[in-house]
């Protein structure tokens, strides 16, 4: 100096109070397990300010990680 920070994990979303896959819980199915199907829980988006009617999103600073 640049990039990144969003669910337990891996990642989308780039102004109108957030999604997927895997995982997890319950149910169905089976003699039982796995697989499959259905439903649910789980995140106010690293921290603190600014702009805006409205900020995860734009701007400044800080913290942490990665690269130079």
């Nucleotide at each position: 100096u640049g990039c990144u920070a969003u669910a337990g994990c891996u990642c989308a979303g780039g102004g109108g109070u957030a999604g997927a896959g895997c995982g997890u819980u319950u149910c169905a199915u089976u003699g039982g397990u796995a697989a499959u199907g259905a439903a649910g829980a789980g995140g106010c988006c690293g921290c603190a300010g600014g702009u805006u009617c409205a900020a995860u999103u734009c701007c400044c600073g800080c913290u942490a990680g990665c690269a130079g």